[in-house]
RNA sequence: GCCCCUAUAGCUCAGCGGUAGAGCGUUACCUUGGUAAGGUAAAGGUCCUGUGUUCAAAUCACAGUGGGGGCA
Numbered sequence: 001g002c003c004c005c006u007a008u009a010g011c012u013c014a015g016c017g018g019u020a021g022a023g024c025g026u027u028a029c030c031u032u033g034g035u036a037a038g039g040u041a042a043a044g045g046u047c048c049u050g051u052g053u054u055c056a057a058a059u060c061a062c063a064g065u066g067g068g069g070g071c072a
Stems, first nucleotide, its partner, number of pairs: 001071007010024004018055001026042005048064005
């Protein structure tokens, strides 16, 4: 220098155009004499950035940035 993959909750990851989700974690409550375990509920997201396409974009296109890999 060229090519490919990737970026979504605190962490690990789903979500292939129509209301953003799960597990773990966190908080509150229930339960216990008290913990742990278990149960119920809640909080937590400018979906990396910008522009475009579309009635509608996390999702499609282009550019950029970060991370990973391949070739030279």
Predicted 3D model of a 72-nucleotide RNA (transfer RNA) from a Candidatus Woesearchaeota archaeon. It matches the Rfam family "tRNA". Rfam classes the family as a transfer RNA. Its mean pLDDT, the model's own confidence on a scale to 100, is 83. Lineage of the source: Archaea > Nanobdellati > Candidatus Woesearchaeota.